This is a predicted structure of a 100-nucleotide RNA (Glycine riboswitch aptamer) from Albidovulum sp. Rfam family: Glycine riboswitch aptamer. Gene Ontology term of the family: glycine biosynthetic process. Rfam's curators write: This family represents the bacterial glycine riboswitch. The family has 44 seed sequences and 9,425 matches in Rfam 15.1. The model forms 90% of the base pairs in the Rfam consensus. Its mean pLDDT, the model's own confidence on a scale to 100, is 78.
[in-house]
């Protein structure tokens, strides 16, 4: 110097899907109601997305029962559905372990 794996750094790159529906404040008033305030928040619901995390399995392996076992596939528990943020993965650099 090279490869694999792990960790770290970067105003680096980085997709999808509803800015959906309903409710939630104060004062006055018996009430109907009036006036003021009103948050990208909270609660509930419906629809949807897959690329944090999680779960499932084909070939294959263990003689068999049964078990082990991958992904960007499948599920959608979790997460997410304007911007921002987050984001698997990628790029560059640094560090460590292992290998030839």
């Nucleotide at each position: 110097g090279c490869g694999u794996c792990a960790g770290g750094a970067u105003c680096g790159g980085g997709a999808g899907a509803a800015u959906c529906c309903g409710g939630c404040g104060g004062u006055g008033g018996c009430a109907a109601c009036a006036c003021c305030a009103u948050g990208c928040g909270c609660c509930g619901g419906u629809g949807c997305c897959g690329a944090a995390g999680g779960a499932g399995c084909a070939a294959c392996c263990g003689c068999c029962c049964c078990g082990g076992u991958a992904a960007a596939c499948u599920c959608u528990c979790a997460g997410g559905c304007g911007c921002c943020a987050g984001g698997a993965c990628c790029a560059u650099c640094c560090u460590g372990a292992c290998g030839a």